[in-house]
Molecule: SAM riboswitch aptamer (S box leader)
Organism: Shiella aurantiaca
Parts: sequence; C1' cells; structure tokens
RNA sequence: UACUUAUCCAGAAAGACGGAGGGACUGGGCCCGAUGAUGUCUUAGCAACCAUUCAGCAUUCCUACGCUGGAGUUCGGUGCUAACUCCCAUCUGAACCGCAAGCGGUUUGGAGAAGAUAAGUU
Repeated sequence: UACUUAUCCAGAAAGACGGAGGGACUGGGCCCGAUGAUGUCUUAGCAACCAUUCAGCAUUCCUACGCUGGAGUUCGGUGCUAACUCCCAUCUGAACCGCAAGCGGUUUGGAGAAGAUAAGUU
C1' cells in the first nucleotide's frame, strides 16, 4: 500500500501546553469554539478486537482446532472518551400530503457506497 473478515444508536474527562478555526474528503444542513474548540502531552477512565480463564454445543473416545448477539478477568498490544460513523447525498419499502399525472415533498425503515477501528494476509 492493497485485500479479507468482524463491529460501528451502549460506554467513558480532568489538568498542562497552545491560540483559530474545527466536526475525514466534496456539497448541503446542524453543531462545537476566545467561558479557549480542533490538536499535542500527562494522568484518569471506557470497552473487550487481540490476549486470557471457564461453560455449553458440534465432530469421532480424548486433546487440539471450530462455534456461541455465552459467562468472567484486565498485567499486556491496540482502540476509544461531543452529537448514531453528528445528519443527508446512491438504490429501495411503508405511511401521509401535493400534482400539470411525468413526479415531487415530509416522516420513518432496509440495502449499498465511503469512512473509522481491530485481527489476519500481503
């Protein structure tokens, strides 16, 4: 760098530095921000992907491997600690409204794309 798989409506902030924009990119919306955001560092915390213990299931007697929206643990590797991945954009279901009958609008779902994180491979 690329690919594969899984997850993304839960959760968890103080201090110091710094000083202007920031919320990934483009457009729109909506927010955060001199009562100092974004960012960096320290400490603390959240979570449980890796790790680790156990239970159950399945295979073929056992072990190992495997599986479970299983139950625990947190020394360690990551990650995360405004807003659903802040929301929409592409396709599509339903309800309602409007219509010049082509469709459009509002609300609410599903799928996809893109992105983020982990693990594995490269």